[in-house]
Molecule: transfer RNA
Organism: Candidatus Methanomassiliicoccus intestinalis Issoire-Mx1
RNA sequence: GGACCCAUAGCAUAGCCUGGUUGGUGCGUCCGGCUGAUAACCGGAAGGUCUAGAGUUCAAAUCUCUGUGGGUCCA
Numbered sequence: 001g002g003a004c005c006c007a008u009a010g011c012a013u014a015g016c017c018u019g020g021u022u023g024g025u026g027c028g029u030c031c032g033g034c035u036g037a038u039a040a041c042c043g044g045a046a047g048g049u050c051u052a053g054a055g056u057u058c059a060a061a062u063c064u065c066u067g068u069g070g071g072u073c074c075a
Base pairs, nucleotide, nucleotide: 001074002073003072004071005070006069007068010027011026012025013024020058029045030044031043032042033041051067052066053065054064055063
């Protein structure tokens, strides 16, 4: 220098191909229940600019372009 892949909550992960309800799940955190108490278990809640910017569209995590960061391969 070239090709390809990845980026979603504190952590992990689905959804993206095929645009459309309030972006879901597990762990963790917080509150409550249960217990003599703790753990486990049960109920609930908070927490997301979906890597950044631009474009297309009535509507973008999803499609297009560019950038940033990371990874693999080739040279």